[in-house]
The RNA shown here (SAM riboswitch aptamer (S box leader)) has 123 nucleotides. It matches the Rfam family "SAM riboswitch aptamer (S box leader)". Rfam's curators write: The SAM riboswitch is found upstream of a number of genes which code for proteins involved in methionine or cysteine biosynthesis in Gram-positive bacteria. The coordinates come from a structure-prediction model, not an experiment, and the mean pLDDT is 75. It was read from a public genome assembly, where an Rfam model found it.

Parts: sequence; structure tokens; C1' cells
RNA sequence: CUCUUAUUCAGAGUGGUGGAGGUACAUAGGACCGAUGAAGCCACGGCAACCCCGGACGGGUGACCGGAAGGAAGGUGCCAACCUGAGCGUGAACGGGCACAGCCCAUGAACGAACAAUAAGAG
Repeated sequence: CUCUUAUUCAGAGUGGUGGAGGUACAUAGGACCGAUGAAGCCACGGCAACCCCGGACGGGUGACCGGAAGGAAGGUGCCAACCUGAGCGUGAACGGGCACAGCCCAUGAACGAACAAUAAGAG
């Protein structure tokens, strides 16, 4: 870097440095965090998503299988602030138009995909 799968609910911050941006990207727009100090960096601390530790309990004749609470030694990750809206697909509903068993236009709830992030696995 590519692919697959899962999640995107929730949780968790102080100090120093720095000095104006930031909330992933995205052409408009909106919302939000930020001089009561953004990003970045350093130290210490924390969270518990995945790996992990754990093993109540259940299944099995058995080898064994599943696995709750709880945890934080270790590997990642994360700890201010929307994966908002638009765009793509499906499309409830309402309105309008026409040459009306149908079609078209505008708005558009909701869902999905895509994109992105993180983890685990594979190449």
C1' cells in the first nucleotide's frame, strides 16, 4: 500500500512547550471547539474499542467447545469540537404539471452505498 471482516454507542486530561488554527477529506452552506490558548511536540496520567488477561456459568461420555462479571501487565488506538449538509442508489409522504390505468417536475423523512477512521487477519 491492497484485500477481507467488525465497529464508528460509550468512555477517558493535566502540566510544559507552542502561538492560530481545529472538528478526516470533500466546490457551496450550516453547526461546533479554540487567546479561559487551536494544531504539533514532550512528560505524566487516564479510557477500555480491538488484540490481550480473566473464567462465573453452560454444552459434551470425552478430547474439547462456548463464554458473563471483572481487569489493564503488554500491542495498537483513543482522551476539546459533527463520519452535519450537499453529492450517489433506493425512496415514505406532500405539492404541481401533462397528451393521465401512465409519465414528468420540485421538495424530501428514512435506509443503504461510497468515502474516512480504528482494530484484527491475509497478501